[in-house]
The RNA shown here (FMN riboswitch aptamer (RFN element)) has 132 nucleotides and comes from uncultured Acetatifactor sp. The model forms 100% of the base pairs in the Rfam consensus. The prediction has a mean pLDDT of 82. The RNAcentral record of the sequence draws on MGnify. Rfam family: FMN riboswitch aptamer (RFN element). Its family is annotated with FMN binding in the Gene Ontology.
RNA sequence: UCUUCAGGGUUGGGUGCAAUUCCCUACUGGCGGUGAUGUAUGGAAACAUAUCAGUCCGCGACCCGUGGCGGUAACGCCAUGGCUGAAUCGGUGAGAAUCCGGUACCAACAGUACAGUCUGGAUGGAAGAAGA
Numbered sequence: 001u002c003u004u005c006a007g008g009g010u011u012g013g014g015u016g017c018a019a020u021u022c023c024c025u026a027c028u029g030g031c032g033g034u035g036a037u038g039u040a041u042g043g044a045a046a047c048a049u050a051u052c053a054g055u056c057c058g059c060g061a062c063c064c065g066u067g068g069c070g071g072u073a074a075c076g077c078c079a080u081g082g083c084u085g086a087a088u089c090g091g092u093g094a095g096a097a098u099c100c101g102g103u104a105c106c107a108a109c110a111g112u113a114c115a116g117u118c119u120g121g122a123u124g125g126a127a128g129a130a131g132a
Stems, first nucleotide, its partner, number of pairs: 001132005012024003026117002028107002030059004038051005054105002063082008087103005109120003
């Protein structure tokens, strides 16, 4: 530099003229890091391979700007700033924010009877992963 890939989820019931939006219940968890001496498999062992956080750290998506370049314009490309949700208790232990157990909590914008799960911007963009 190029190529490919890169998000899951409304079950069952209630109210209502109307709700996958309200109420009860159900279900889902992007990317990198950390991964206690964890877990699984193999091994006599050394060790090897795989795996382990939605709510700890960082990032992306959404939204609001700024600068530069190109363009008559619409707009495009590059750089950059802001914004950016949610956790506790118990156990083991020398040590747990990550293990085990319990109980909680969170989830952009637009549309619509109020939406994490429907429809839409999006056949988009992207953290990043793999390959050449």